[in-house]
RNA sequence: CCAUGCUAGGCGGGGGACUGGCGGUACCCUGAACCGGCAAUCCGCCAUAGCCGGGCUUAAUUCCCUGCUCGAGGUGUUUGAUUGUAGGGUCUGACCUCAGUAAGCGGCGAUGAAGGCCGGGUCCCGCGCAAGCAGGUGUUGCUGAACCCCGUCAGAUCCGGAAGGAAGCAGCGGUAGGCAAUCAACCUGUUGUGCCGCGGCCCACCGGGCUGGAGCAGGCUGCUGAGGUAACGCCUGGAGUCAAUCAUCAACAGCAGGGUGCAUGG
Numbered sequence: 001c002c003a004u005g006c007u008a009g010g011c012g013g014g015g016g017a018c019u020g021g022c023g024g025u026a027c028c029c030u031g032a033a034c035c036g037g038c039a040a041u042c043c044g045c046c047a048u049a050g051c052c053g054g055g056c057u058u059a060a061u062u063c064c065c066u067g068c069u070c071g072a073g074g075u076g077u078u079u080g081a082u083u084g085u086a087g088g089g090u091c092u093g094a095c096c097u098c099a100g101u102a103a104g105c106g107g108c109g110a111u112g113a114a115g116g117c118c119g120g121g122u123c124c125c126g127c128g129c130a131a132g133c134a135g136g137u138g139u140u141g142c143u144g145a146a147c148c149c150c151g152u153c154a155g156a157u158c159c160g161g162a163a164g165g166a167a168g169c170a171g172c173g174g175u176a177g178g179c180a181a182u183c184a185a186c187c188u189g190u191u192g193u194g195c196c197g198c199g200g201c202c203c204a205c206c207g208g209g210c211u212g213g214a215g216c217a218g219g220c221u222g223c224u225g226a227g228g229u230a231a232c233g234c235c236u237g238g239a240g241u242c243a244a245u246c247a248u249c250a251a252c253a254g255c256a257g258g259g260u261g262c263a264u265g266g
Stems, first nucleotide, its partner, number of pairs: 001266006009057003012030004020046005034054005063259007073249004078244006085237004091233001093232001094229008103221003107216002115211004120206003124200005129194002131191007138182006149174004157166003
């Protein structure tokens, strides 16, 4: 160096999570990725850190180590944007209310503002009057006491020898009571009543006369102050999504260097 047969090794890897830790199942990424059994209410192990059984391959383009390039994807930090959410009431914000001011607009005002004087009306209060309503009285009609209401009391009854007398039912007349009507009248109460009268109040409102001679008023905007609200802005906390930055792990792919056993025969 060649041939044959073995053996270590290989037949995927990574991320996050879980865990004292390691690996696996499950999740995600990558990828051409042997078979069967176990496993999230987990499974198997312990720094030699999945276990059990089977199969294929063979010391190298294929196994192992180191360095570099590229880099899917994951995780974390910081920042920004955005969408929900919980809260705050600090804000020259926003919105609402009130007060003030009078710069702008608008309104009233020389056909006369504010102010002053005078008288009137409205409103309100008291009294009166009227009206309406209710009740009562009254008036009219009907009914009306079988007896315990009145008058007159036929008949009948009673007393009396008689004259006469007594009580008294029905009837008649009336009365108490009841029912109905009426409002001419009277009384009482009441009122979403009144082109009413008198007096008051004159706080408020309305319009008028005289005087006066230029302001008045506060509707909208602005400004100032006070109070409130929390839909919005803002602020604070936390969550989701996206982007950037930094850190870290890193599949796949590629490059360079190094390492790798035993037996037999030639």
Notes
The RNA shown here (Bacterial large signal recognition particle RNA) has 266 nucleotides and comes from a Candidatus Zipacnadia bacterium. Taxonomically the source falls in Candidatus Zipacnadia (Bacteria, Bacillati, Armatimonadota). Its Rfam family is "Bacterial large signal recognition particle RNA". Rfam classes the family as a non-coding RNA gene.